[in-house]
Context: one part of a larger RNA
RNA sequence: GAAUGAACGCUGGCGGCGUGCUUAACACAUGCAAGUCGAACGAGAAAGGGAUUGCUUGCAAUCCUGAGUAGAGUGGCGCACGGGUGAGUAACACGUAGAUAAUCUACCUUCAAGCCCGGGAUAACUAUUUGAAAGGAUAGCUAAUACCGGAUGAAGUGUUUUGGCAUAAGGUAAAACAUGAAAGAUUGCCUCUUCGUGAAAGCAAUUGUUUGGAGAUGAGUUUGCGGACCAUUAGUUUGUUGGUAGGGUAAAGGCUUACCAAGACUACGAUGGUUAGCUGGUCUGAGAGGAUGAUCAGUCACACUGGAACUGGAACACGGUCCAGACUCCUACGGGAGGCAGCAGUGAGGAAUUUUGCGCAAUGGGGGCAACCCUGACGCAGCAACGCCGCGUGAGUGAAGAAGGCCUUUGGGUCGUAAAGCUCUGUCAACUGGGAAGAAGUUACUUAUGUUUAAUAGAUGUAGGUAUUGACGGUACCAGUGGAGGAAGCGCCGGCUAACUCCGUGCCAGCAGCCGCGGUAACACGGGGGGCGCAAGCGUUAUUC
Repeated sequence: GAAUGAACGCUGGCGGCGUGCUUAACACAUGCAAGUCGAACGAGAAAGGGAUUGCUUGCAAUCCUGAGUAGAGUGGCGCACGGGUGAGUAACACGUAGAUAAUCUACCUUCAAGCCCGGGAUAACUAUUUGAAAGGAUAGCUAAUACCGGAUGAAGUGUUUUGGCAUAAGGUAAAACAUGAAAGAUUGCCUCUUCGUGAAAGCAAUUGUUUGGAGAUGAGUUUGCGGACCAUUAGUUUGUUGGUAGGGUAAAGGCUUACCAAGACUACGAUGGUUAGCUGGUCUGAGAGGAUGAUCAGUCACACUGGAACUGGAACACGGUCCAGACUCCUACGGGAGGCAGCAGUGAGGAAUUUUGCGCAAUGGGGGCAACCCUGACGCAGCAACGCCGCGUGAGUGAAGAAGGCCUUUGGGUCGUAAAGCUCUGUCAACUGGGAAGAAGUUACUUAUGUUUAAUAGAUGUAGGUAUUGACGGUACCAGUGGAGGAAGCGCCGGCUAACUCCGUGCCAGCAGCCGCGGUAACACGGGGGGCGCAAGCGUUAUUC
C1' cells in the first nucleotide's frame, strides 16, 4: 500500500447492488417449512335453513336442503429433490484423466408385443371392551389400479451344445430344456351384436398397466496422478497377504465363512499422533509464489449421541421406524411424548451478526387429464454505513479586506471572497397529481385448419382473436409546488510523513508504530487559533499478502 462475513471510538443526508452467529455440531417456547390425486376404491356427517305432523306453544318426530360437501380410511405417486451445517474425515473424501468385457437406473422419449379366466381377504364402518393418556383388543360387514392363483407368452432370464469373433476374466449368433406378465379408469357414439326413447359386455379416442429392446438422465464400484504438519512417532499387520470351495451383492472383491500356504506394508516415511471438509475460486503480488476456502457453483459427510434394519428404482432416510443412552416435558406412577446444523424467533456463549414480515404474481419443484392444491425453495419487503458504487450538503458575484477570534516587533498579519449583501439554480429530501415493465401461460368462448371416425357428433393437435392472472406497490419513473431552505465530520501537524504558533503544565499530568518527547521559554503532553489529509465517513484494533 491492498484486503476483510470484521469489531470498537467519534460522527452520520439520500439512493442502487450485495452481504449479515467466524463463538456453543450449546439448549430450545411458539408458528410455519411435503404434500397431492374423487379421472384407482368403498363409505360418508354436522351446524344452519325450510316444510309437515303431534300438540302441553315450545319441545319431539319425519322429510327436503346443506351435500355426495367436510373430516377420516384403503390405494397410487411424492416424501432419497429442494433447504441447513462443517462435527467427523489425511480418505479414491476431493480434483483431474480413465475403466466398468464386474453393474443398476422410478418418472421421461422411442420401437415391438400384450392386457384372457378366476379367487380369498382387509381398513374404513358397526357392536362389545380396555387404558389417565398415548394407544389398543375381540366379533361382524364391504370395495379397488390393494393382494393371490391359473392360462397364454418371446427378442427376456438360467443351464447345456454348436458356430464364427475377441481376449485377462469375455461378448455375440443359433438350437434344446426349464422358468416367467398384466388393471383398469375417463369421455364420446350407436355402424355392427344384445336388450330397445337409450344403454351395454360393442365401437372410438385419451390415459394408465404388463413384458422386452434402445436412448436419455442419475447413481454404484474401481485405477493412474495431485494437494497438511510431526522421526522429540521406526517398525506395523492375523481376515492380516494370497489361493481353493461355499455364501452374499445390482455388481469385481477377505465383502463374509471353512480349509491351505506365509505372506503384505515400510526411510520414495509404513504405523502412530496433531490439525483440517475438498474444489472452482477469493485476497495479495510485476510475476513466481504466499495466505485462504464467507456469500455463489460442484462434490462429500452429518441430522440430540451410538447402533440397526424396513419400505423403495434409489435411504440404512434432517421434519420415517426399532433398540440403547443423555436431556426436557406429561402422568391417575402403571406408562407415554420430543429432537430448529429448515425459515423466523428465544435463552446462553461472545468484541460481534437481522423480522416470530408479504406472496406463490414470476422462476423452479411435488401431485393431478385439468381446474387447482402445496412449496420459509424462490421472488420481495423490513433491520444494520457491514461493504462497493453513485449523488448531495449549493452556484455566480461580492474588499468597507466589516464585526469577532488568534497572533503581533503594536506598524500590522491571518481566518478571508470566507461571511453579510446582490443575482440565480432546484439534484436529493418534503408535499401534490399521474403512473409502469416484469404476464408468458393456463382455462373458457370463438375463427380457420389438420388427425381419428360410419359421422358435418365427439375427442384431439396447430395458428389467430376476446376475456382472465402482480406479493413487490400507488413502488420505480414522469410532471408540478415552494424555497438555500432540512443535510460534515473524523484523524493528524518533532523525524519517518503532507501540515506551526500561543497559553497551561513542569520527568508531574501525560504521549508513543519506531526513534523518542516532558525536570519553567515543550512545533512531541492538555487547550485555543491556524494548517494538512480523507470525507458520509474518519481513525484504532485484529488478521493476510
A computed fold for a 545-nucleotide part of an RNA from a metagenome, annotated as small-subunit ribosomal RNA, 5' domain. Model confidence (mean pLDDT): 82 of 100.